RNA sequence: CUUAUCCAGAGUGGCCGAGGGGACAGGCCCGUAGACGCCACAGCAACCUGGUGCAAGUGCCAAGGUGCUAAUUCCUGCCCGGUGGGGAGAGAUAAG
Numbered sequence: 001c002u003u004a005u006c007c008a009g010a011g012u013g014g015c016c017g018a019g020g021g022g023a024c025a026g027g028c029c030c031g032u033a034g035a036c037g038c039c040a041c042a043g044c045a046a047c048c049u050g051g052u053g054c055a056a057g058u059g060c061c062a063a064g065g066u067g068c069u070a071a072u073u074c075c076u077g078c079c080c081g082g083u084g085g086g087g088a089g090a091g092a093u094a095a096g
Base pairs, nucleotide, nucleotide: 001096002095003094004093005092006091011041012040013039014038015037019030020029021028024077025076026075027074042069043068044067047065048064049062050061051060052059053058054057073090078087079086080085
């Protein structure tokens, strides 16, 4: 850079100790009853991968490589729309 997906799903223990939810702004939320982070184990999912059915494309099974396990990507920000909502942008993940 391209393509696809992003309202589903899945947490316990140990260490640490004050902020955290990417940045900015506005909200909202989590947090000394210990958040965030790190480690261990457990789990979720099925993009790649392996197996398998059918003529293709897809279905099913497994879980080796990734990823993920508060809240829709926590919500809004730009455009369309009276609202609901839709789209764009940004971001994340996978494959190339």